The RNA shown here (transfer RNA) has 73 nucleotides and comes from Pleurozia purpurea.
The RNAcentral record of the sequence draws on ENA.
Its Rfam family is "tRNA". Its family is annotated with triplet codon-amino acid adaptor activity in the Gene Ontology. It is annotated as a transfer RNA.
Its mean pLDDT, the model's own confidence on a scale to 100, is 80.
[in-house]
RNA sequence: GUCGGAAUAGUUUAGUAGGGUAGAACAGCGGGAUCAUAAUUCGCACACGGGGGUUCGAAUCCCUCUUCCGAUA
Numbered sequence: 001g002u003c004g005g006a007a008u009a010g011u012u013u014a015g016u017a018g019g020g021u022a023g024a025a026c027a028g029c030g031g032g033a034u035c036a037u038a039a040u041u042c043g044c045a046c047a048c049g050g051g052g053g054u055u056c057g058a059a060u061c062c063c064u065c066u067u068c069c070g071a072u073a
Base pairs, nucleotide, nucleotide: 001072002071003070004069005068006067007066010026011025012024013023020056028044029043030042031041032040049065050064051063052062053061
């Protein structure tokens, strides 16, 4: 240089095929329960790497940029 893959919450990730309410676990915060703490239980908050396009509608499709991984010369 060329080709391919990946980026979603503080962390690990599902969802992308075939566009239609962004989910889970752990962590965090608050409450219940307990004499109290842990365990347990209920609730709350938190995310689609940046920009642009297509569309009624984009995490998902297209273009571009950034970062990481791999293959190849």